Transfer RNA from Sciurus carolinensis, 72 nucleotides, folded computationally. Lineage of the source: Eukaryota > Eumetazoa > Euteleostomi > Dipnotetrapodomorpha > Sciurus.
């Protein structure tokens, strides 16, 4: 230079075109004489970035980008 993969909550990962979930982790609440545990609660996303298709895109197409991996 070629090829192929991955970017959604602080982290770590689901989402087969119809309003975006769950673990940890944080608030906050019982508990405790205090902490930890367990059990409630509710707050963080314009889904990496530009275009395009579609009524309708986290999803599909093109294009840029940071990473990862192969060939060279």
């Nucleotide at each position: 230079g070629g090829g192929g993969g991955u970017g959604u909550a602080g982290c770590c990962u689901a989402g087969u075109g119809g309003u975006a979930a769950a673990g940890u982790g944080c608030u906050u609440g019982c508990c405790u004489a205090g902490c930890a545990u367990a059990c409630g609660u509710g707050a963080a996303g314009c889904c990496c970035u530009g275009g395009g298709u579609u009524c309708a895109a986290g999803u599909c197409c093109c294009a840029g980008u940071a990473c990862c991996c192969c060939c060279a």